RNA sequence: CGCCGGAUGCCGCCGAGUCGCGACCACGUCCGUGGCCGUGAGCCGGGGACCCACCGAACCACUGGGGUGAGUCCCGCCUCCGAGCCCCGCUCGGGAGCGGGUAGGGCGUCUCCCCGCCCGAACCCGUCAGCUGACCCGGUAGGCGGCCCUGGGAAGAACG
Numbered sequence: 001c002g003c004c005g006g007a008u009g010c011c012g013c014c015g016a017g018u019c020g021c022g023a024c025c026a027c028g029u030c031c032g033u034g035g036c037c038g039u040g041a042g043c044c045g046g047g048g049a050c051c052c053a054c055c056g057a058a059c060c061a062c063u064g065g066g067g068u069g070a071g072u073c074c075c076g077c078c079u080c081c082g083a084g085c086c087c088c089g090c091u092c093g094g095g096a097g098c099g100g101g102u103a104g105g106g107c108g109u110c111u112c113c114c115c116g117c118c119c120g121a122a123c124c125c126g127u128c129a130g131c132u133g134a135c136c137c138g139g140u141a142g143g144c145g146g147c148c149c150u151g152g153g154a155a156g157a158a159c160g
Stems, first nucleotide, its partner, number of pairs: 009147006018041005024035004042140006052130001064128001065125004073101005079095007104119005110156001111154004
């Protein structure tokens, strides 16, 4: 000097996930910070009337239903299971995996437009729930980036 990683502090992103007060614990040292729990406020979610909606064909196969969330749906390939048939091949249904796209969602550090980039998951209830006033119940996590940051344009605001 370069690269990688970490700590402290600050700034920022997804998300409801923030703030006040108090007890206990820890650290520092006289007052503060953090952890954890409780209680409030704010924010978020669920259940829950009248009314409204559903209640509404037949047949076959498969299949309980519902919630949070942007996270739905379509197509192709491949593989497993089951069934059928004109039977070693094809068709149908269901599951897994791999691709492509998509409803929808996020970011580009005050806002908007353009442009660009990204996500398009996961989990929960437990046979039960349409909407829904009063009323009842619950959550307030987790994850990540930057510290010279820097896509273009427009207007406003703020500051000086």

A computed fold for a 160-nucleotide RNA from Geodermatophilus obscurus, annotated as c-di-AMP riboswitch aptamer (ydaO/yuaA leader). The coordinates come from a structure-prediction model, not an experiment, and the mean pLDDT is 77. It matches the Rfam family "c-di-AMP riboswitch aptamer (ydaO/yuaA leader)". About the family: This family represents a conserved RNA structure found upstream of the ydaO and yuaA genes in Bacillus subtilis and related genes in other bacteria. The ydaO/yuaA element is thought to act as a genetic 'off' switch for the ydaO and yuaA genes in its native state. It is believed that the element may be triggered during osmotic shock leading to activation of ydaO, a predicted amino acid transporter gene, and members of the yuaA-yubG operon which code for KtrA and KtrB K+ transporters. NCBI's taxonomy places the organism under Bacteria, Bacillati, Actinomycetota, Geodermatophilaceae, Geodermatophilus. It was read from a public genome assembly, where an Rfam model found it.